Notes: This is a predicted structure of a 702-nucleotide part of an RNA (large-subunit ribosomal RNA, domain II) from a Candidatus Omnitrophota bacterium. Its mean pLDDT, the model's own confidence on a scale to 100, is 85.

[in-house]
Context: one part of a larger RNA
Formats: sequence, structure tokens, C1' cells
RNA sequence: UCCAAGGAGUUAUUAUCUGUCACAAGUUUAAUUCCGUUAUGAAAGUAUCGGGAGGAGGCGUAGGGAAACCGAGUCUUAACUGGGCGUUUUAGUGGCAGCUAAUAGACUCGAAGCCAGUCGAUCUACCCAUGGCCAAGGUGAAGCUUCGCGAAAGCGAAGUGGAGGCCUGAACCGGUGUCAGUUAAAAAUGGCUCGGAUGAGCUGUGGGUCGGAGUGAAAGGCUAAUCAAGGCUGGUGAUAGCUAGUUCUCCCCGAAAUGGCCUUAGGGUCAGCCUUUAGUGUUGAAUAUAGAUGGGUAGAGCACAGGAUGGGCUAGGGUGGAUUAUUUCCAUACCAAACCCAACCUAACUCCGAAUCUUUUAUAUUUUAGCUAAGGAGUGAGACUAUGAGGGCUAAGCUUCAUAGUCGAAAGGGAAACAGCCCAGACCGCCAGUUAAGGUCCCUAAAAGUAGACUAAGUGGAAAAGGAUGUGGAAGCACUGAAACAGCCAGGAUGUUGGCUUAGAGGCAGCCAUCAUUUAAAGAGUUCGUAACAGAUCACUGGUCGAGUGGUUCUGCGCCUAAAAUGAUCGGGGCUCAAGUCUACUACCGAAACUGCGGCUUUGUUUUUUCUUCGGAAAAAAUGAGGGGUAGGGGAGCGUUCUCUAUGCAGUGAAGGCUCAAUGUAAGUUGGACUGGAGCGUAGAGAAGUGAGCAUCUUGGA
Repeated sequence: UCCAAGGAGUUAUUAUCUGUCACAAGUUUAAUUCCGUUAUGAAAGUAUCGGGAGGAGGCGUAGGGAAACCGAGUCUUAACUGGGCGUUUUAGUGGCAGCUAAUAGACUCGAAGCCAGUCGAUCUACCCAUGGCCAAGGUGAAGCUUCGCGAAAGCGAAGUGGAGGCCUGAACCGGUGUCAGUUAAAAAUGGCUCGGAUGAGCUGUGGGUCGGAGUGAAAGGCUAAUCAAGGCUGGUGAUAGCUAGUUCUCCCCGAAAUGGCCUUAGGGUCAGCCUUUAGUGUUGAAUAUAGAUGGGUAGAGCACAGGAUGGGCUAGGGUGGAUUAUUUCCAUACCAAACCCAACCUAACUCCGAAUCUUUUAUAUUUUAGCUAAGGAGUGAGACUAUGAGGGCUAAGCUUCAUAGUCGAAAGGGAAACAGCCCAGACCGCCAGUUAAGGUCCCUAAAAGUAGACUAAGUGGAAAAGGAUGUGGAAGCACUGAAACAGCCAGGAUGUUGGCUUAGAGGCAGCCAUCAUUUAAAGAGUUCGUAACAGAUCACUGGUCGAGUGGUUCUGCGCCUAAAAUGAUCGGGGCUCAAGUCUACUACCGAAACUGCGGCUUUGUUUUUUCUUCGGAAAAAAUGAGGGGUAGGGGAGCGUUCUCUAUGCAGUGAAGGCUCAAUGUAAGUUGGACUGGAGCGUAGAGAAGUGAGCAUCUUGGA
């Protein structure tokens, strides 16, 4: 991992509610006991079932009051013209079944833990008693002897000697580093290397100390592969607001992820939203019209509050000057209150102020909810999109609200793929039709559609500030057959080298001025150039040529700006008067939408029939409305085991197995063949150890 079997809302008591049966102003027995039956037993007896007895007690029939007590009233009070609770409105009680709740282990499995008792020191920690062990080598303390020196104390030398938690290093004890091993050879090892090795040494045997206790040269270490409190047994089915799992079918409805409160935040309680039953009977919803009603948002404004810009005017201040010796006066390209003018900003500004909206009345139309009471819930992590806002960076697939939608709990078509986007809400069937979003060259169903334009960038098929004789459209200005614009030919002069400055300054370093003449035209000079001149060129003019030219503004579509990590790409191929973009139009394709045909089912109304315990129930037909669905509520069934009653099948082959066929909306049911070899159905009732694919489920097997 797979297969088989086992495996989870039970039982008791009490209570409310619902259904049903019995009796009914009543209803019902409990313990106990009598008779019968069955089981067991030798019997006595005990127990089951059935039928009697038993009226104690319970609930109901009257309430009010704390109570005494009174009573259709009573309490309050000294007393109520009052006020509270009642009466006048009478249905209960018992049995059975079901949902739910409470108390119990209470749907099942699952802690770490807490407490009690008991067993452990054959492992290990420390201690006691008694034994054992430590190759070999090195070093050479004290002491002693001899000699030397010395007045002595003593010192020195040699020898002897054999000390030491001394040195090297086996056994022994340990465990430093590393490699291997890591489903190991081993639940701690092996190889190499390394520490101690006469000591606080190692070790045998026997003994002692233990669970909040021991022991500890102290690591929370060790106390039998277990230690921040041992093992075992019990309390024990501890508790688990947590996780996992929770077994057949079909039909109807169908949520929530919000608010208040909670040592509350992944849990509860009340409300909201769902469902079922009963009642009420249009009270509900939407729209239109005619009103009424509330407001301070969007916008706007500056009248208030706050902020803030420029100007004017003018106090005050600064600075400078004059006068004087203390003040006064003048000026001011400085600062500047108040006031005036102009132009602004604001969630916590408002002289103003919508749309939408709230509440409400009436009428009309369409529609089908609403409300009340009771039983049962689930939910109380929400997600994205659009819009209005706060927080954040006018960041986030961010976060917090509001309004709406979708997902959640929604399949189908589109968006290549894609919970939350667009279209659209799937009862079932059909080799029928029409459409939506979106599409119609091929992949790929349908137009290489029609008409007109644009784009040349593969723009389309990512992006900004900014930039550009890209190109189309519109408007307007200037010049232009008295010849424009561009090109070519020619001229572009004179006073004069203007004056100043300067070494020089001759149109062209700089400063000033910028006149006049001749002219078709020509600046006291546009740019280059020279040391300065020269030279080239322009403005300006003529000729040639012969029709448009040059700016500006708005706008459509394009261009640049534009760098990322494995190979590229619009979904791909591929596309250029398009298969791109814009405008208009026609046709077609396209979904589980809509329509058609057939069928199933729920429910409202009406009619008919049958049955009836007279409450009602069932069936059929007609005519309407429905049938996506998680949590969840409600309804109807299938199947398993056993019991009772009735009735059947079976060695001429039961159950079971295997296979084929038929049938039912499904759970399922029925039949045939083979196998199997002894039990098994059907109908009506009843009772449950009643349905498995999942729980790191349990046991067995593979």
C1' cells in the first nucleotide's frame, strides 16, 4: 500500500413540543398482592408474559397574597374615585411514537498530566565490610657514611639511600580528534589517534540508602535501554472551547461569515438570516402619478473660523541724513498690524446647496409576499469585482467601513488556460429550432462580408515625462501670373578706413552714433575669415524658371524613449486597400438561456370518483406556478438481523458463490445457466449490536 472482517448519536430518568389512541371535568394508578402461563429447579422459590385487585399519591377543575387568610375575587392601604394579578373566553389526564433539552462517559478514538497503593540500587550514584590487581624502564628528596673546610654554628663534595596525587610506557581504567557505521556487525560500535597508569587509583563478593524521595568532586546527572520527579496497578471511559472520523436512496425548502455582551477574539449567549407546523388573510414588494417629510453630502463660496498670495493706503519699527544736545524734522529699492482692492485653500470652515436617498399618505398597475405563536437548526475566519471613503506611499492579490454584484453553496458558454470578470441560473430525454456574451482566413462552428476612411509601426500583440520636416483631417494668417518659394546667372556700390578706443580696430575685439548719396538694389553690416587689410557669404535687387509657397493652432493613427536571467511566440499558424484600427450596415455561428416534442415530480385552485374512525384521506382530470445547491430544517422510501401471526418454497436441490438477462427515478428487485449441499422466503405487525472508503482506525491476510 491493497484485500477481508470489525468500527462511531446509544440506554435510563425527567421535561417541553408534535403526532396518534383511550377516557373526559376529570384522568391515572405506584409499591404491594391474587389468578393463570412459560422458563429454571428435586422442591421451596425466583423470573417473564397476560388478566384482576390496590385510589396512597400525581396532574387538572380558581385565584390573590410573603403569610395568616379571603375567595370570583384578592393583594396593596387607615381607606382606595385607584393600581397589580385573576374571573367573566372552561380541557385535561394517561399510554405509545418522534424531534430536542437536562443529568449521567452520552457520537467514536486521541493527550501531556493529577492522586493513591505497590515493586525496584543484579544497571547506575554514594557509602560500609571483606578480598584482589598495577610488565618494564627513568629521575634520584630526606636520612645515613666517609672526606674536605671552619674557633664554632655549619657549609661543600663523593658515596649510600629509594621519596613522589614525579616522568616514559603495557595490563587495567578512560574516551581527545577523526574516519567508518546511521533500515548499523552493535538500540552507542569498529579502525587510527589520544589521557591516566602508587593513586582523590582500578576492581571481585556481600551489604545499605528510593520516588517530591535517594544519591550527586553538580551535568538536572543517575536511580534496571525509562528521569525537571522511576516502573506497575488503580481512581479511569480523567478532562480536551482542539484535530481526525462518523456507514443506504430519492423528494421539497435553503443559510451565515453581521450587531450587542463575555479573561472574549479559531469558543459562547441574545438578536439577525434558514426550515417545519398552526393561525391571520394582502397587512408584504416594485413602479408610476400627486403630495407631505428629514438633511448639510457632491458641487460651490469666502459672509464666519483657520491658513495663504500680490497690490494700495497708513500706524508702528529698522536704516540713512539734517538739526541740536534732547528732542524734533526729512528721506527710504527695508519689515509691516489694522483697513481697502484682486485672486485662493480647508474631514473636524459655511452666506449657499443639489441629484440620489429616508420616512409617510392617497390612487393606479404589476406581483407575492408579510406578520404572530411554537418545534428544529446552522452561521458568528469570508473572498474578489465596481463605486464612495478612512489608514498606507491617492503602494500591495494590503487593511477598515458603506452600497451593489458574483463566488462561497453555481454547473453551462466567453475571457488560450483562469472560485470572485462578461453572458446565463442545469428536473430527465431528443441526430429539432432561436438567440446572449463572444465571434465568423486555418487550427475551430460561422463573412478571406458590404461601404468609407486611417495605420507601415507587425503598431495591433505592455508603459511615462520628454523629443521629432512620420502621416491624415480641420481652422486661420502671410507671400504669390504686377511672377511668389527653392535652385541657377549677375549685382551687393559711394562719402568711408564713420567717430572713439587701440600697437592695429578698415562692416565683422569693445564703446558711441547708425546718417547721407548713387541706385533696380545694397545694413555705417548676418556669418566665416585676416596681426590689421584682403577674401568668401548673407540681408537687399535684377534676370532665368512658371505655380503654388511659408509659419501657427486644434485633432486622428503611428515613431523614439523601451535592459534579465533554459527557446522563442499575438493561444499557434499566419495577417498589411488586413485576418490591424475607426464609422455605418447586412448575414451567419454561438450556452444546460428561450422555444418545440415526450416523460417524471412538488405545489395552489376547481371538478369528479372511491374510502372513511365523518376530522379527513387517496386517486384522476383541467388550469396556473415551480424542481442548481454546502451548513442546515422537513418529507417519503430501500435493505440487514431477530420476534409474533398468517401463508409458502426446498435433495425433482435452500442459503451462499459466480455469470447473463430483465425491470424500477434510486436505495434495489426478479428470472435463467453453472457451482453449492440444507435450510429459506412472502404478507401484516413489532424490536434493533441495522447499511463504511477514508479515523497515521482495530485484527487477520497478501